[in-house]
This is a predicted structure of a 96-nucleotide RNA (SAM riboswitch aptamer (S box leader)). The model forms 97% of the base pairs in the Rfam consensus. The prediction has a mean pLDDT of 87. The sequence was found by an Rfam model in a public genome assembly.

RNA sequence: ACCUUAUCAAGAGUGAUGGAGGGAACAGGCCCUGUGAAAUCCGGCAACCUAUUAAGUUAGGUGCUAAAUCCUGCGGAUCAAUCCGAAAGAUAAGGA
Repeated sequence: ACCUUAUCAAGAGUGAUGGAGGGAACAGGCCCUGUGAAAUCCGGCAACCUAUUAAGUUAGGUGCUAAAUCCUGCGGAUCAAUCCGAAAGAUAAGGA
């Protein structure tokens, strides 16, 4: 890198370090950010896996911690608004 299955409108900081970018990639939007971005640490949330418990109760492996996966891109319904699905992506568990 690939395949399968499940989930993706809930939830989670007035902390420390750090100093300019960030919201996956491309395009178009719209946002966040020196009232401090990314990243790291700590804290927290969650409950996919393992063990455990009377109980997500506790411990471990991940994960997550602005906005629906921030929205649109392809297809269907529709005058439109809007809705549904797909694709792509993310995460977990398993496989090759």